Small-subunit ribosomal RNA, central domain from an uncultured prokaryote, 352 nucleotides, folded computationally. It matches the Rfam family "Bacterial small subunit ribosomal RNA". Its mean pLDDT, the model's own confidence on a scale to 100, is 87.
Context: one part of a larger RNA
RNA sequence: UUGGGCGUAAAGGGCGUGUAGGCGGAUUGACAAGUCAGGUUUUAAAUAGUACGGCUUAACUGUACCAAUGGGUCUGAUACUGUCAGUCUUGAGUUCGAGAGAGGGAAGCGGAAUUCCUGGUGUAGCGGUGAAAUGCGUAGAUAUCAGGAGGAAUACCGGUGGCGAAGGCGGUCUUCUGGCUCGUAACUGACGCUGAGGCGCGAAAGCGUGGGUAGCAAACAGGAUUAGAUACCCUGGUAGUCCACGCCGUAAACGAUGGAUACUAGCCGUCGGGAGAUUUUCGACCCUUUCGGUGGCGAAGCUAACGCAUUAAGUAUCCCGCCUGGGGAGUACGAUCGCAAGAUUGAAACUC
Numbered sequence: 001u002u003g004g005g006c007g008u009a010a011a012g013g014g015c016g017u018g019u020a021g022g023c024g025g026a027u028u029g030a031c032a033a034g035u036c037a038g039g040u041u042u043u044a045a046a047u048a049g050u051a052c053g054g055c056u057u058a059a060c061u062g063u064a065c066c067a068a069u070g071g072g073u074c075u076g077a078u079a080c081u082g083u084c085a086g087u088c089u090u091g092a093g094u095u096c097g098a099g100a101g102a103g104g105g106a107a108g109c110g111g112a113a114u115u116c117c118u119g120g121u122g123u124a125g126c127g128g129u130g131a132a133a134u135g136c137g138u139a140g141a142u143a144u145c146a147g148g149a150g151g152a153a154u155a156c157c158g159g160u161g162g163c164g165a166a167g168g169c170g171g172u173c174u175u176c177u178g179g180c181u182c183g184u185a186a187c188u189g190a191c192g193c194u195g196a197g198g199c200g201c202g203a204a205a206g207c208g209u210g211g212g213u214a215g216c217a218a219a220c221a222g223g224a225u226u227a228g229a230u231a232c233c234c235u236g237g238u239a240g241u242c243c244a245c246g247c248c249g250u251a252a253a254c255g256a257u258g259g260a261u262a263c264u265a266g267c268c269g270u271c272g273g274g275a276g277a278u279u280u281u282c283g284a285c286c287c288u289u290u291c292g293g294u295g296g297c298g299a300a301g302c303u304a305a306c307g308c309a310u311u312a313a314g315u316a317u318c319c320c321g322c323c324u325g326g327g328g329a330g331u332a333c334g335a336u337c338g339c340a341a342g343a344u345u346g347a348a349a350c351u352c
Base pairs, nucleotide, nucleotide: 003324004323005322006321007306008305012320014201015200016199017198021194022193023192025088026087027086028085029084030083031082033081034080035077036076037075038074039073040072041071042070049065050064051063052062053061054060091191092188093187094186095185096183097182098181099180103177104176105175106174108172109171110154115149116148117147118146119145120144121143125136126135162169163168206247207246208245209244210243211242215241216240220236221235222234223233258319259318260317261316262315263314266297267296268295269294270293271292272291273290274289275288276287301308302307325352326351327350334345335344336343337342
C1' cells in the first nucleotide's frame, strides 16, 4: 500500500458556518460522455506459451502458430450514471396560527449574607485547633442594637427539569435579538447532505491598557506538625477572581461515542405542543393517541468483554476527520501565529 479500524485497547477535529470537491428524491423525453456488445487497426523484434526441427543430450537456437491487459477507429444498445429539456411533491424551505425556555446583548432595581466605618449598650476575653500557638482585644475587642459605605454572588423554587452548535447559561424588571417545537392549510418545486482549505465562536488559567477590590485566595510571611515539612492544619496576605476594550486558542473542550438520512420488539418515567374520550357545563386531574425533547430498563442484533440497544456501539448509504507496536516525543528542526507564556504543524537517529 491493499486492508482493517476509531465508547474503554492506537484512533472523532472543542464547536459551528460555509468555498472547492464528493454524494444526492419521483417521473417523461432527447443525446450517447461514462457503461456494454460486435467489427477493424495497432500493440516492433526478442522474451513467454504451443508444435515441429538443429547442434550426440541439455542449456542454447531455428521455423510456424498462438497470446497480448491496453490504445485508436467504425457500427450498434440505452437499463444505470451523466448532460439538456419538461413535469411532480414525499426531502428542503417560506407564509399563517399557537407555545415553552437559566439561549444571547444592553440598561435599571431588590433582598439575604460577609467585611469595613460611625454611634449606643456592655466587660474581659475573642478567635482558632486533634491539641495549641501566631493573630485580635482595657487606645474597650468578641457579643448585641441602630445608621452608613462598598463589592461580589443571586438561598428557597431547583428537578437523571429547561435552553444553547459547542464552550456554557440561574434574583427580578425593561428593551433589543437568535434558534426551536406543535398545528393547519396554502405557496416554492430538489432549492438537499457533507464539507479539504477559509472565516467565526470557544471554560479556566495567563497577558496588555485603564478601572474596581467585600469575600476568597496562587506567591509570600508567621504559628503549628514533623527526623525534616520549601506540604497537609491555623493566623495573615499580594497577584488574581469583578468591569471595559484588546490578546491568548488550550482542557478528562467527555457521551472519552463526527454529521446526515432510512429501517429494526416492547415496558416505565419526565418536559413542551396537538387531537380524542371522560366530565351536567367550563377548566384541571386521570385515560387513549400523536409529534418533538430528555432519562431508566430491556428483545433481536452487535461487542474481546464491559456493555450499547428507535437518543445504537444494530442494519445500510453518503461525506469529512483520524489511527497503524512501546519509548525517544507531542520532543528537535523548519514554518505560521502570539506582546509574552506558548499554540499549531511535526520528524529522525537510537533503543526494547